[in-house]
Molecule: transfer RNA
Organism: bacterium
RNA sequence: GCGCGCUUAGCUCAGCGGUAGAGCAGUGCUUUUACACAGCAAAGGUCGGGGGUUCGAAUCCCUCAGCGCGCA
Numbered sequence: 001g002c003g004c005g006c007u008u009a010g011c012u013c014a015g016c017g018g019u020a021g022a023g024c025a026g027u028g029c030u031u032u033u034a035c036a037c038a039g040c041a042a043a044g045g046u047c048g049g050g051g052g053u054u055c056g057a058a059u060c061c062c063u064c065a066g067c068g069c070g071c072a
Base pairs, nucleotide, nucleotide: 001071002070003069004068005067006066007065010024011023012022013021018055027041028040029039030038048064049063050062051061052060
């Protein structure tokens, strides 16, 4: 330099055009003398940045950045 893949909650990941979810972690409550375990509840997101297409974009297109793999 070229090609491919990935970027979504604190972490690991779903979601594949129609208002974004799970597990774990954290918080509160119940339980316990207390802690842990267990149960219940609520919270937590400008979907890496910018632009475009569309009535509507996490999703499709372009570009930039970061990370990884391969080729030279």